[in-house]
RNA sequence: AUAGAGGUCGCGCGCCUGAUCAGUAGACUGCCGGAUGUUCCCGGAUACAGAGGAAGGCAGAGGAAAGGGAGGCGCGCCGAAGGUAUGCUGUGAUCGGGGGCAGCAGUUCCUGGGUGCAGAUCGAACAGGUCUGCAACUGUCAUCAUGCACGUGAUGGAGCGCUAU
Numbered sequence: 001a002u003a004g005a006g007g008u009c010g011c012g013c014g015c016c017u018g019a020u021c022a023g024u025a026g027a028c029u030g031c032c033g034g035a036u037g038u039u040c041c042c043g044g045a046u047a048c049a050g051a052g053g054a055a056g057g058c059a060g061a062g063g064a065a066a067g068g069g070a071g072g073c074g075c076g077c078c079g080a081a082g083g084u085a086u087g088c089u090g091u092g093a094u095c096g097g098g099g100g101c102a103g104c105a106g107u108u109c110c111u112g113g114g115u116g117c118a119g120a121u122c123g124a125a126c127a128g129g130u131c132u133g134c135a136a137c138u139g140u141c142a143u144c145a146u147g148c149a150c151g152u153g154a155u156g157g158a159g160c161g162c163u164a165u
Stems, first nucleotide, its partner, number of pairs: 001165004007078001010077008028060005036049003040099003044095003081111003086105006112138002115135008140157007
């Protein structure tokens, strides 16, 4: 440098389908309410709306979508991929400050892989994702022991690894 292996839930992406989201949200009507409201949250300035009735609540009629997840098909693969210090952009009627969220990048910093359990967090969720810790399992290599051999057992390491050429 090239080619490979870990799994029968290996990893990621795209499209389609229906379920969930949800009889929820926005908008409409009626009543209550009675002074604030216009951002995902907190606080500030300006502007606008508001007793010709704000926020909020109840009821009626009507009624979504996105994200997430499942199945199918296809594509790319085996640091596949995920996260993280940090940075940038976006999120409002306009503009600042702080936080949250989303997207992009990213220190070579963490993780071999999937699973289960616990905690935290995102989420409508009891689904699922992410992080941390623990547990056994599994693949790989090293050391030791055992075995005629195929193998088996114990301990330990990490993918910048392992196998073949």

Source information: This is a predicted structure of a 165-nucleotide RNA (Lysine riboswitch aptamer) from a bovine gut metagenome. The model forms 95% of the base pairs in the Rfam consensus. Its Rfam family is "Lysine riboswitch aptamer". From the family's description: Riboswitches are metabolite binding domains within certain messenger RNAs that serve as precision sensors for their corresponding targets. Allosteric rearrangement of mRNA structure is mediated by ligand binding, and this results in modulation of gene expression. This family includes riboswitches that sense lysine in a number of genes involved in lysine metabolism, including lysC. Its mean pLDDT, the model's own confidence on a scale to 100, is 82. RNAcentral holds the sequence, with entries from MGnify.